[in-house]
This is a predicted structure of an 83-nucleotide RNA (c-di-GMP-I riboswitch aptamer) from Colwellia sp. Of the family's consensus pairs, 95% are formed in the model. Taxonomically the source falls in Colwellia (Bacteria, Pseudomonadota, Gammaproteobacteria, Colwelliaceae). Its Rfam family is "c-di-GMP-I riboswitch aptamer". From the family's description: GEMM was predicted in a large-scale screen for bacterial structured RNA regulatory elements. Gene Ontology term of the family: cyclic-di-GMP binding. The coordinates come from a structure-prediction model, not an experiment, and the mean pLDDT is 86.

């Protein structure tokens, strides 16, 4: 000098449940609460998944313009740190 690789410090976010509200639903918002998360910060661009108001169909059912960033990928941003 290079590579691999911790332990920490300050903290951060907030699953399920419950309460109130929005929504056709999926789900979301606020409060409470912590299952967990080193991007569980942001983005619906790609895939995947959920819902089906409206539309289609004799029916079974099909369909996103709705939703999920705590499903995966991708993009942008970001605290600390090398014993």
């Nucleotide at each position: 000098g290079c590579u691999c690789a911790a332990c920490a410090a300050g903290g951060g976010c907030a699953a399920a449940a419950c309460c109130a509200g929005u929504g056709a639903a999926a789900a979301c918002u606020g409060g409470c609460g912590a299952c967990g998360c080193a991007a569980a910060g942001u983005u619906a661009c790609c895939g995947a998944u959920c819902u089906a108001a409206g539309g289609g169909g004799c029916a079974a059912c099909c369909u996103a313009u709705g939703a999920u960033a705590g499903c995966g990928g991708a993009a942008c941003u970001g605290c600390a740190a090398a014993a």